This is a predicted complex of two RNAs, RNase P RNA and transfer RNA, with 425 nucleotides together. It holds a member of the Rfam family "Bacterial RNase P class A". By type it is a ribozyme. Model confidence (mean pLDDT): 75 of 100.

RNA sequence: CGAGUAAGCCAGAUGAUCGCGUCCGACUUUGUGCGGAUGAGGAAAGUCCGAGCACCACAGGGCAGGGUGCCGGGUAACACCCGGUGGAGGCGACUCCAAGGAAAGUGCAACAGAAAGAAACCGCCGGUAUGGCUUAUGCCAUGCCGGUAAGGAUGGAAAGGCGAGGUAAGAGCUCACCAGCGGCCUGGCGACUUGUCCGCUCUGUAAACCCCACCUGGUGCAAGAUUGGUAUGAGAGCAUUCAAUGGCGGCCCGCCACGCUCUUUGUAAUCGCUGGAGCUUGCAGGCAACUGUAAGCCAAGAUAGAUGAUCAUCCUACGACAGAACUCGGCUUACGGCUUGCUCGCUAC
RNA sequence: GCCAACGUAGCUCAGCCGGUAGAGCAGCUGAUUCGUAAUCAGCAGGUCGUGCGUUCAAGUCGCAUCGUUGGCUCCA
Numbered sequence: 001c002g003a004g005u006a007a008g009c010c011a012g013a014u015g016a017u018c019g020c021g022u023c024c025g026a027c028u029u030u031g032u033g034c035g036g037a038u039g040a041g042g043a044a045a046g047u048c049c050g051a052g053c054a055c056c057a058c059a060g061g062g063c064a065g066g067g068u069g070c071c072g073g074g075u076a077a078c079a080c081c082c083g084g085u086g087g088a089g090g091c092g093a094c095u096c097c098a099a100g101g102a103a104a105g106u107g108c109a110a111c112a113g114a115a116a117g118a119a120a121c122c123g124c125c126g127g128u129a130u131g132g133c134u135u136a137u138g139c140c141a142u143g144c145c146g147g148u149a150a151g152g153a154u155g156g157a158a159a160g161g162c163g164a165g166g167u168a169a170g171a172g173c174u175c176a177c178c179a180g181c182g183g184c185c186u187g188g189c190g191a192c193u194u195g196u197c198c199g200c201u202c203u204g205u206a207a208a209c210c211c212c213a214c215c216u217g218g219u220g221c222a223a224g225a226u227u228g229g230u231a232u233g234a235g236a237g238c239a240u241u242c243a244a245u246g247g248c249g250g251c252c253c254g255c256c257a258c259g260c261u262c263u264u265u266g267u268a269a270u271c272g273c274u275g276g277a278g279c280u281u282g283c284a285g286g287c288a289a290c291u292g293u294a295a296g297c298c299a300a301g302a303u304a305g306a307u308g309a310u311c312a313u314c315c316u317a318c319g320a321c322a323g324a325a326c327u328c329g330g331c332u333u334a335c336g337g338c339u340u341g342c343u344c345g346c347u348a349c
Numbered sequence: 350g351c352c353a354a355c356g357u358a359g360c361u362c363a364g365c366c367g368g369u370a371g372a373g374c375a376g377c378u379g380a381u382u383c384g385u386a387a388u389c390a391g392c393a394g395g396u397c398g399u400g401c402g403u404u405c406a407a408g409u410c411g412c413a414u415c416g417u418u419g420g421c422u423c424c425a
């Protein structure tokens, strides 16, 4: 200098003028006014997880459905975070992984191929029948019966790999080495790991059904509460005995209610609403996530929805992505710039 | 703001529990007709919205993302 990797920070600054929302104060003319204070983000976004909060449901029994999935810890909780284990990628710094079970069962594996979860098409070997050759033991061809997974061919995948022994030919049939699985032992809280040991050779797929372990009621601030207004509102259909229907907010049993269903009309004010698992700094514990403690601080709250515009100066530059709507903790996605550590390569000293 | 559903040929839609994508209309060519329509025969047209993953294999399964559409607010 270039390429990369990880972490952190900023999100134009200052001044002037005009404009807008909220709060406070004064005025009292009770608001298009005056003065002061304050006014978007790291993602406010996607609404993907987890909670708070609110209402509905909640006698009991049964069946579904959904989610998570290596280990330990953190947390209010999580599918998040931290630290490890195993695996994958990269020369490396480092990064990524829905990473339980296929030895409980079922399904699927198109095409190709003889055969796809257990297999005999070709090949190899043995026996036998017929025919041919031969003096003949025998040799050859064809058919039948049987053995064989070493070789060929197909495929993403073909029955652990390779060598030696062995055999009629072969085969973990036996042996050495290697690979994988299970057990035992060693170390570790654990995932897991080491090994001279013992046994076995089993296809893949669970982001297919499923099994195992754990968790799980529903709806969402347009939740909901209070006040006021209107209206026992209007229209249509079905039923008027059984029943039908509705409720128990996934379903059934069961229980309860008694007219039910559809369309239409209508949609004010106040609260919920922002002080909270809150923020900053210091100290202590911890590898860390995080926790404890002390001090200080209060930083939008609208309801047709404010947070803007212009000018001047400066920053190499007119500055990317982008605008709160109940609130938090995360994740994901979008995106400009700066700094630092580390890695690799090249060059110079 | 919250909650759902759906993106497949020019248009409207199928495609189940993964196996290599179809139907109707429209379009093009030919036949028929004096000519047109109708009819008959044939043909073309698809990165299944986009990306990443699981798998031997993805329209289909999972995640992310983009777009479209629909529903939800008092009392009676």
Base pairs, nucleotide, nucleotide: 001345002344003343004342005341006340007339008338009337010336012314013313014312015311016310017309018308020039021038022037023036024035025034027031041321045332046331048330049329050328051327052326053220054219055218056217060253061252062251063250065216066215067214068213069212070084071083072082073081074080085099086097087096088095089094100211101210105209106208107205108204109203121152122151123148124147125146126145127144128143129142130141131140132139133138160178161177163175164174165173179201180200181199182198183197184195187192224271225270226269227268233264234263235262236261237260238259245257246256247255248254278297279296280295281294282293283292284291285290315319350421351420352419353418354417355416356415359374360373361372362371368405376392377391378390379389380388398414399413400412401411402410